[in-house]
């Protein structure tokens, strides 16, 4: 120095849950709290997963409008499907950085 990860030493982080707060939501932040973590430090580069304000479509019904009066067209409401530019680094991989030094 690299690999390795536990005999230790100094320690570090903080799941669920609760309170407050931001957000359409997923989820984030702060405080409390510890399930766990040898990178549970950082980065959305790749995959995976979650959400759907918005966008695109669909079904039935309802409401409004239009005129060529067919139940035709348009818009909206309800329901429903898809979709990331959002989120998860404590989902995995990858990249970068890092304490200790027994074997």
């Nucleotide at each position: 120095c690299a690999a390795c990860g536990u005999u230790a030493a100094g320690g570090g982080c903080a799941a669920a849950c609760c309170a407050g707060u931001c957000g359409a939501a997923a989820g984030g932040c702060u405080g409390g709290g510890a399930c766990g973590c040898a990178a549970a430090g950082c980065u959305c580069c790749g995959g995976a997963u979650c959400u759907a304000c918005g966008c695109c479509g669909g079904u039935c019904u309802c409401a409004a409008c239009c005129u060529c009066c067919a139940c035709g067209g348009u818009u909206g409401a309800u329901c429903u499907g898809g979709u990331a530019c959002g989120a998860u680094g404590g989902c995995c991989g990858a990249g970068c950085u890092a304490c200790c030094g027994a074997a």

A computed fold for a 103-nucleotide RNA from a Caldilineales bacterium, annotated as c-di-GMP-I riboswitch aptamer. It was read from a public genome assembly, where an Rfam model found it.